Bacterial RNase P class A from a marine eukaryotic metagenome, 363 nucleotides, folded computationally.

Formats: sequence, structure tokens, C1' cells
RNA sequence: AGCGGGCUGCGCGGCCGCGCGUGGCCUUGUGCUGCGGGAGGAAAGUCCGGGCUCCAUAGGGCAGGGUGGUGGAUAACGUCCACCGGGGGUAACCCUAGGGAAAGUGCCACAGAAAACAGACCGCCCCGGACCUCGGUUCGGGGUAAGGGUGAAAAGGUGCGGUAAGAGCGCACCAGCGGCUCGGGUGACCGGGUUGGCUUGGUAAACCCCACCCGGAGCAAGGCCAAAUAAGGAGACGAUUGAGGGCGGCCCGCCCGAAGUCUCCGGGUCGGCUGCUUGAGGCGAAUGGCAACCUUCGUCCCAGAUAGAUGGCCGCGAGCCUGCCCUUGGGCGGGUAACAGAACCCGGCUUACAGGCCCGCUU
Repeated sequence: AGCGGGCUGCGCGGCCGCGCGUGGCCUUGUGCUGCGGGAGGAAAGUCCGGGCUCCAUAGGGCAGGGUGGUGGAUAACGUCCACCGGGGGUAACCCUAGGGAAAGUGCCACAGAAAACAGACCGCCCCGGACCUCGGUUCGGGGUAAGGGUGAAAAGGUGCGGUAAGAGCGCACCAGCGGCUCGGGUGACCGGGUUGGCUUGGUAAACCCCACCCGGAGCAAGGCCAAAUAAGGAGACGAUUGAGGGCGGCCCGCCCGAAGUCUCCGGGUCGGCUGCUUGAGGCGAAUGGCAACCUUCGUCCCAGAUAGAUGGCCGCGAGCCUGCCCUUGGGCGGGUAACAGAACCCGGCUUACAGGCCCGCUU
């Protein structure tokens, strides 16, 4: 000067609060009080995957969506680990949607003559005509992909032969492709031999083809209790000797009451409870494995709100920024607090982040 990885995310004290769990007290309450624990590395975005719940579901197919080198890890994954191929870097290391372009279709800007059944703009070569100062010039017909020029890309590269000039036209070597084969590897693949036609542009996070995977909705899931109202069902009482209601509880009495009334079930609105936090859990050892991770043992319990608690103030001390003073370094003063914030729970990915610490490696 870089590369890779891990950790941290102000500390201590005092005062006043908030909601949760648990114990005690009584005056049993929306009470008082003791104790315990009370946001994050991303709680975020809600992008993947799973658990859980309800609905659907014989099996298979179509449609639709997703994934895409190989082997492994895992509950599962688009995640992670190891390796292979390709690309970048002096290196540490980084990036990689990395199946198929010789099934088919589409597209390839600008420039350029021509961009995929290749292509004659300049140039080179041959033939014929005209002119001519006999050197050539010009017109027409044809050949040619070696040279120039354009482009991200021009239909293998170099050399020799060959030719009018040229050309895989022929040959040698090299590159690449296909077939056969030997060795190594679980495999992707790697290394070698032999042979063939001389050669086949790119693009599939374009359509498409191939292989594999995928049911839907979500804790406002779902379950329980249950004021109120209606439908519906059952029972009791009741036609004037009157069910029932009112006059503070009962009896009498008085009044209303010309037909329904009451009770129960049912139903499930307001509301409440549950789901709810002990879990693919954290920490520490040992063991297996390169690793992701697995197994065993020990130990710990660590937020559960519901309009949503987890906060505010003060002091001291470190961090950072900054001003002044003096002499490496120190003294005095001022300012400041990153990103953000649980809402059923986990595993990932992505994104945001002041400042600080540690480890390994390269030049």
C1' cells in the first nucleotide's frame, strides 16, 4: 500500500416513570409492596425457505411459477461449505444464472460494399474494345477473400507449395470441434494417445428445448367463553275465576292489561381468554469432518405489549469533532451521540450503520 475474516454498537451511579411474571399484605382494588427479567445486529425490506393453523387433496397430466457445473450440509432453500471450469489481479484474493446455439424461430445498434444460404468499396489478375507520346489511360465483361479500410464481431492462424491473380486448392505445424481409446478422480473434470472432415460467428436473466422442484391462504391463521338484536326450536302459564307488568322487599289493595307473556336452547355483535413464546434455543467442553455441519455430555431460562411497555433527567468517566495555550506530549474550554426499534416462531438473503477493537495473509 492492499486482501480476507471475526467482534463491538458507550460504561458506572443516583432520582422519577412504563408494561410483564412471581411472592406477600389487606381495605379485594384499574390497590400497596418485595423480587426477577424487559429490543437488534440488523428487531428493517417482507425477497426466498421451513415450522404451526385452517381449507383442498386417489393417481397422473396440462397450464403457471421457480431452479440450473459437481459433491456434500440442512427441517428446507434461490442459503451455506468444499471442489471443477471460465474471467480479472504481480500476489493475498475477487467475480461467475456456469444445461442446450450441429431441434426450430427471432435479433445483432452505429460504421461498413457486405452481419449469416456471406460479401467485390479500394486493391490484385485475365479477356475484349477505344485512344495513345507505345510507357500507359479509359470503357465493358469476368476471376479473386492474399492486402487496405469499417466494426464488439468479417467465416481458423503461420509457413511452404501452387496460381493469371488467388483460395484448406494441396501439405506441415499450431488452435479448435467430433469419434475411438488409456490413466487419475465418487463426480464436475484433468492429463495423454489415435483418427476424421479441413472449420461450424454471437445472443437462451430472447422465444424455445431438456432435467429437477412447487396445492392455496395466513396468527386479522385457528380454538374457546360470551352482554345485545333478529330468524328458528322446546317448555310452562294464559281467555275475564285473567298469564304478565307498575305502585321500593312481602301480603292485602289499587291501576294497566281484550293476548300473548315468561324461561331455556340456539345464534355470536361489543368484549374477554387462548394461540403466545422452551425453541431445528443460548453458552461451555469433548468427539467426527478440510469445511458447512453432526453427535454426546454439562449448564442456563433470556421481552411478550394490543394502540401497542422497554423511557426521561442529573452527575462522573472514556470515544469522536473542534478552539486556545505551552515544548515530543500535555493543560483548559465548547459541541456531539450511527443505523434503527420486537408483534406467531425459526433458517437465510439483501439493504442501512457514527465510532472502536482483534486475527490471518500478500506485495
Its Rfam family is "Bacterial RNase P class A". Its family is annotated with dimeric ribonuclease P complex, ribonuclease P activity and tRNA processing in the Gene Ontology. The model forms 94% of the base pairs in the Rfam consensus. The coordinates come from a structure-prediction model, not an experiment, and the mean pLDDT is 79.